[in-house]
RNA sequence: GCGGGUGUAGCUCAAUGGUAGAGCGAGAGCUUCCCAAGCUUUAGACGAGGGUUCCAUUCCCUUCACCCGCU
Numbered sequence: 001g002c003g004g005g006u007g008u009a010g011c012u013c014a015a016u017g018g019u020a021g022a023g024c025g026a027g028a029g030c031u032u033c034c035c036a037a038g039c040u041u042u043a044g045a046c047g048a049g050g051g052u053u054c055c056a057u058u059c060c061c062u063u064c065a066c067c068c069g070c071u
Stems, first nucleotide, its partner, number of pairs: 001070007010024004018054001026042005047063005
């Protein structure tokens, strides 16, 4: 330099155009003599920019980071 892949919550992962979810974790409450466990509840995310569309995490372009291969 060329090609391919990945990027979503603190972490691990879903969501193939129509209200962004789950598990673990964090805060609060209930329960308990206390702790643990259990139950309820709250907050928190689509790598960035642009385009298409009534509507984009999703489709297209560019770009950034990481990984793999080729040179």

Predicted 3D model of a 71-nucleotide RNA (transfer RNA) from an uncultured Alphaproteobacteria bacterium. It matches the Rfam family "tRNA". Gene Ontology term of the family: triplet codon-amino acid adaptor activity. By type it is a transfer RNA. Rfam's curators write: Transfer RNA (tRNA) molecules are approximately 80 nucleotides in length. The coordinates come from a structure-prediction model, not an experiment, and the mean pLDDT is 82. The sequence was found in a public genome assembly.